[in-house]
Context: one part of a larger RNA
RNA sequence: CUGGGCUUACAGGGUGCGUAGGCUGUUGUUUAAGUCGGAUGUGAAAUCCCUCGGCUCAACCGAGGAACUGCAUUCGAUACUGUAUAACUUGAGGAAGAUAGGGGUGAGCGGAACUGAGAGUGGAGCGGUGAAAUGCGUUGAUAUUCUCAGGAACACCGGUGGCGAAAGCGGCUCACUGGAUCUUUUCUGACGCUGAGGCACGAAAGCUAGGGUAGCGAACGGGAUUAGAUACCCCGGUAGUCCUAGCCGUAAACGAUGAGCACUGGAUCGGAGGAUACUUCAUAGUCUUCUGGUCGCAGCGAAAGUGUUAAGUGCUCCGCCUGGGGAGUAUGGUCGCAAGGCUGAAACUC
Numbered sequence: 001c002u003g004g005g006c007u008u009a010c011a012g013g014g015u016g017c018g019u020a021g022g023c024u025g026u027u028g029u030u031u032a033a034g035u036c037g038g039a040u041g042u043g044a045a046a047u048c049c050c051u052c053g054g055c056u057c058a059a060c061c062g063a064g065g066a067a068c069u070g071c072a073u074u075c076g077a078u079a080c081u082g083u084a085u086a087a088c089u090u091g092a093g094g095a096a097g098a099u100a101g102g103g104g105u106g107a108g109c110g111g112a113a114c115u116g117a118g119a120g121u122g123g124a125g126c127g128g129u130g131a132a133a134u135g136c137g138u139u140g141a142u143a144u145u146c147u148c149a150g151g152a153a154c155a156c157c158g159g160u161g162g163c164g165a166a167a168g169c170g171g172c173u174c175a176c177u178g179g180a181u182c183u184u185u186u187c188u189g190a191c192g193c194u195g196a197g198g199c200a201c202g203a204a205a206g207c208u209a210g211g212g213u214a215g216c217g218a219a220c221g222g223g224a225u226u227a228g229a230u231a232c233c234c235c236g237g238u239a240g241u242c243c244u245a246g247c248c249g250u251a252a253a254c255g256a257u258g259a260g261c262a263c264u265g266g267a268u269c270g271g272a273g274g275a276u277a278c279u280u281c282a283u284a285g286u287c288u289u290c291u292g293g294u295c296g297c298a299g300c301g302a303a304a305g306u307g308u309u310a311a312g313u314g315c316u317c318c319g320c321c322u323g324g325g326g327a328g329u330a331u332g333g334u335c336g337c338a339a340g341g342c343u344g345a346a347a348c349u350c
Base pairs, nucleotide, nucleotide: 004321005320006319007304008303012318014201015200016199017198021194022193023192025088026087027086028085029084031082033081034080035077036076037075038074039073040072041071042070049065050064051063052062053061054060091191092188093187094186095184096183097182098181099180103177104176105175106174107173108172109171110154114150115149116148117147118146119145120144121143125136126135162169163168206247207246208245209244210243211242215241216240220236221235222234223233258317259316260315261314262313263312266295267294268293269292270291271290272289273288274287275286276285299306300305323350324349325348332343333342334341335340
């Protein structure tokens, strides 16, 4: 390099946008670069192959032929690819009308709970556990009532339900704002797909600076348990969790399943729409587009399973794998404040 693979055995990049590149709908004309055919020239000799001959044979040697699958020039062919050009509408996009939604950002507001503070009632315990103890409490706790303050999270609705590229998103209102679906077939006319580098986003934890701190709670202290107990259980509790600005760039970032297009039996339950004969209307029914599930035909699969949301049948593009350990280590490079990230071996060993 070819070949074979990537749900679970090694292997899909965390996700998107997009540059180069690769690939690219229908029809006509053009050209003849790729492609195909002919001719001419060249393709040294030797070697290889065929035939004949010379050493007694053979190796070896000599002669002739073929071959040298290539390159150049030239003359043609025009189906396909390419070039140029004219057009088309089904791909893609725009417009108009309608719809659903925890999509995003910012601001404001709300009630329950909790903790603390002030006050009233009350008077001995409370709390906690398997059982206890540490702890709190006559300086009046726990319980209960009223008032005030504060921070964080939003019960029920809530759902195999919705939205988002993924991460993710849930009290209510307002402002700004992204995307999607359906209908019309009104417009543009291939404007498309993928995407090495690149750029952006990216849970939690962590880092820097400034705030905030109710509850929870790494570390830490104490009480238990235990042979011990640097744990599980209990009482406390600092970072952190929250906000603002910046960094980090990783996760079992999972559907462990890259994106796009086309095709290939069905059944059923949802979400957002649309059409429709009968009928006064509505409901129901039927049909249909998008979307989320379940069961399953064929097929596929080592099996489990998957099965129009494919892991089926094909095409295009990207990423990745190549025995286990050593090792995601060493080294170099690069990014980062650091933690560390990305890239990433070998010896040796089984």
The part of an RNA shown here (small-subunit ribosomal RNA, central domain) has 350 nucleotides and comes from a Thermoguttaceae bacterium. Lineage of the source: Bacteria > Pseudomonadati > Planctomycetia > Pirellulales > Thermoguttaceae. Model confidence (mean pLDDT): 87 of 100.